């Protein structure tokens, strides 16, 4: 340098391919409450995320282009 893959709550992830009940779901964690003599467990509730920019579209987490970061394969120089 060329090509390929990945980036979503605090963490791990589903959803992306084939756009549409997604004002984005789940588990764990956190916070508050219930229960309990207390703790744990259990139950209920709450907050919290689509890497960034642009484009297409009635509509973009999803499609397209670019950028950033990470990983991989190949190549080049020495």
């Nucleotide at each position: 340098g060329a090509c390929c893959c990945c980036a979503u709550c605090g963490u791990c992830u589903a959803g992306u391919c084939c756009g549409g009940c997604c004002u984005a779901g789940g588990a764990c964690a956190a916070u508050g409450g219930c229960c309990c003599u207390u703790c744990a467990a259990g139950c209920c509730a709450u907050g919290a995320a689509c890497a960034c920019c642009g484009g297409u579209u009635c509509g973009a987490a999803u499609c397209c282009g670019g950028u950033u970061g990470g990983g991989g394969u190949c190549g080049c120089c020495a």